[in-house]
RNA sequence: CCGUCAGGAUCGGGAGAAUCCGGUCAGGUGUUUACGCCUGUGCCGGUGCCGAAGGAGCAACCGCCCCGGUAAACUCUCAGGCGCAAGGACCGUCCUGGCAG
Numbered sequence: 001c002c003g004u005c006a007g008g009a010u011c012g013g014g015a016g017a018a019u020c021c022g023g024u025c026a027g028g029u030g031u032u033u034a035c036g037c038c039u040g041u042g043c044c045g046g047u048g049c050c051g052a053a054g055g056a057g058c059a060a061c062c063g064c065c066c067c068g069g070u071a072a073a074c075u076c077u078c079a080g081g082c083g084c085a086a087g088g089a090c091c092g093u094c095c096u097g098g099c100a101g
Base pairs, nucleotide, nucleotide: 002101003099004098005097006096007095008094009093011092012091013090018047020046021045022044023043024042025040026039027038028037029036030035048082049081050080054078055076056075057074061069062068063067
C1' cells in the first nucleotide's frame, strides 16, 4: 500500500405503495344557526396496498442422518411504511481496530 472482517461518522447517494373512506375533538371561517370548507407531528375504526429497519421461513449442501445445521436483494408481511419530513437494506467516501499474504 492492496485485500478482508468488525465497529464508527450521523458524510453522500438510496426504491416501493391510498395526501383512501367513515366517525369524533379543538381552533378558524362562510352563513341558511345547521351544514360546508380549511388547519392539526389530533384521536378512533375500516378497507386496499408496499418491502430495502427489525423479524420469520425455505433449497442445494453438510452432519451425529428419527432429526438437525444453514442463504438472500427470494418468500411471508408480525412489526414497520403508503404527501413532505423522518426512517431506509445496500453502495460509495473517510476514520478506528483486527487478520492472512